A computed fold for a 72-nucleotide RNA from a bacterium, annotated as transfer RNA. Model confidence (mean pLDDT): 83 of 100. RNAcentral holds the sequence, with entries from ENA. Its Rfam family is "tRNA". By type it is a transfer RNA. Rfam describes the family as follows. Transfer RNA (tRNA) molecules are approximately 80 nucleotides in length.
């Protein structure tokens, strides 16, 4: 250089056009004598950035950012 991919909660990841989820952490309640296990609640997010299709974009298109693979 030039080709593919991935970017969503504190981690790992789901979501392929109609209000954003999970598991694990993480505070409380319960269960204990006490902790652990369990169970129950809840917080937590400008879905990498600009910009375009669209009634409507985490989701499609176009650009950079940054990560990784591969080619040369």
């Nucleotide at each position: 250089g030039c080709g593919c991919g991935c970017a969503u909660a504190g981690c790992u990841c789901a979501g392929u056009g109609g209000u954003a989820g999970a598991g694990c952490g993480c505070a409380c309640c319960g269960u204990u004598c006490a902790c652990a296990u369990c169970g129950g609640u809840g917080a937590g997010g400008u879905c990498c950035a600009a910009g375009g299709u669209c009634c409507g974009a985490u989701c499609c298109c176009u650009u950079g950012u940054g990560c990784g693979c591969g080619c040369a």